This is a predicted structure of a 73-nucleotide RNA (transfer RNA) from Actinomadura rubrisoli. Rfam family: tRNA. NCBI's taxonomy places the organism under Bacteria, Actinomycetota, Actinomycetes, Streptosporangiales, Actinomadura.

[in-house]
RNA sequence: GCCGGCGUAGCUCAAUUGGCAGAGCAUCUGUCUUGUAAACAGAAGGUUAAGGGUUCAAGUCCCUUCGUCGGCU
Repeated sequence: GCCGGCGUAGCUCAAUUGGCAGAGCAUCUGUCUUGUAAACAGAAGGUUAAGGGUUCAAGUCCCUUCGUCGGCU
C1' cells in the first nucleotide's frame, strides 16, 4: 500500500426480513440478618465509534473517516 472482520450500558454480549434499543455481571435503593455475604424485589445507566446518504421508519442498507484485529504484498 491492498483486502476482509469487528465497534451497541462500567464489563461480556443479544436485537429474526429495516419496525418500541435489551439480557447477564457490576453499581445504587429496599426487604431479610445481631452484622456482613447470599437470596429476593426494584431503580439508574445508551449521541448504537464519528459524519453524511437512502427510507414513512436505520443498531441493521450505502458512502467517507477513525479505532481495533487478521490476511496479502